[in-house]
The prediction has a mean pLDDT of 81.
The RNA shown here (transfer RNA) has 74 nucleotides and comes from a Candidatus Dojkabacteria bacterium.
It matches the Rfam family "tRNA". Rfam classes the family as a transfer RNA.
Taxonomically the source falls in Candidatus Dojkabacteria (Bacteria, Bacteria candidate phyla).

Parts: sequence; C1' cells; structure tokens
RNA sequence: GGGCGAUUAGCUCAGCUGGUUAGAGCGUCACAUUGACAUUGUGGAGGUCACAGGUUCGAGCCCCGUAUCGCCCA
Repeated sequence: GGGCGAUUAGCUCAGCUGGUUAGAGCGUCACAUUGACAUUGUGGAGGUCACAGGUUCGAGCCCCGUAUCGCCCA
C1' cells in the first nucleotide's frame, strides 16, 4: 500500500427485507428478605447506535468518506 470483517448501555452482545418506544445478560443503584453478608425477588438509572455527509415521508439498518481495532495479502 491492497482486500475482508467489526464499531449499539460500564462489559459481552442481539436488533429479521428501512416503519413509530432501541433491547438482553452481566454489572450498578434503591427497596424487600438476613443479626450481618451472600443468594433470591421487585423496581430504577444508564445510549449523540464510532464520527461526518448523502438517499428516503422515515435510517442502528442503505450509499460515500474518515477514524479505531482484528485478520489476510504484498
């Protein structure tokens, strides 16, 4: 330098052929339970869907560019 893949919550990840509220597990906070802790149960908070632009009535999803990470080729 070239090719491919990935980027969504603090972490690991889902999200179907573009459609109305963006989710799960773990973690975290509160409450219940306990003498206390753990476990368990209930509830809450937490997101510029990597960044920027475009297409569209509508974009996490499609298109272009950039960045970072991984793999392959040279």